[in-house]
RNA sequence: GCGCCCAUAGCUCAGCGGAUAGAGUGCCCGGCUACGAACCGGUAGGUCGCAGGUUCGAAUCCUGCUGGGCGCG
Numbered sequence: 001g002c003g004c005c006c007a008u009a010g011c012u013c014a015g016c017g018g019a020u021a022g023a024g025u026g027c028c029c030g031g032c033u034a035c036g037a038a039c040c041g042g043u044a045g046g047u048c049g050c051a052g053g054u055u056c057g058a059a060u061c062c063u064g065c066u067g068g069g070c071g072c073g
Base pairs, nucleotide, nucleotide: 001072002071003070004069005068006067007066010025011024012023013022018056028042029041030040031039049065050064051063052062053061
């Protein structure tokens, strides 16, 4: 230099162009318990990496950039 893949909650990851963007785990609150763990219920937590474009509508499609991984030279 060229090609491919990845980027969504603190972490691990789902998410077919259309509903308020979700799950597990963790934090916090409550229940349970003599107290904890486990278990059960609940709350909070998101500019969907950045900037444009397409579309009535974009986390999703297109382009560029940034960061990470792999391969080729």

This is a predicted structure of a 73-nucleotide RNA (transfer RNA) from a Clostridia bacterium. NCBI's taxonomy places the organism under Bacteria, Bacillati, Bacillota, Clostridia. It matches the Rfam family "tRNA". The family's RNA type in Rfam is transfer RNA. It was read from a public genome assembly. The coordinates come from a structure-prediction model, not an experiment, and the mean pLDDT is 81.